RNA sequence: CCUGAUAAAGGCAUACUCGUCGAAAGGCGGGGACGCAAAGCUGCGGGUCUAAGACAGGUAAGAUCCUGUUACGAUAGCCGGGCCACCAAAG
Numbered sequence: 001c002c003u004g005a006u007a008a009a010g011g012c013a014u015a016c017u018c019g020u021c022g023a024a025a026g027g028c029g030g031g032g033a034c035g036c037a038a039a040g041c042u043g044c045g046g047g048u049c050u051a052a053g054a055c056a057g058g059u060a061a062g063a064u065c066c067u068g069u070u071a072c073g074a075u076a077g078c079c080g081g082g083c084c085a086c087c088a089a090a091g
Stems, first nucleotide, its partner, number of pairs: 002091001003088002011036002016031006034077001040083003044080003047075003053070006
């Protein structure tokens, strides 16, 4: 350095739930633990989710409503890349 345990010290926290922010996806804080050896950080590439706004259509026009497309939104606990890091049996 790779790698990694029925080791040790310590860490994170799924579903659900309460509060809060958001149009939503989802975020943050409390409770809670399904799991995680990078489940630490980073939206850089791909994927996925959402669709307020924009555009198109329903519809000649305005309003409203519905449908479709769209990320500049979200996800690091989907995969890959980048950066950083605790512990030390066996190999």
Predicted 3D model of a 91-nucleotide RNA (c-di-GMP-I-GGC riboswitch aptamer) from Thermincola ferriacetica.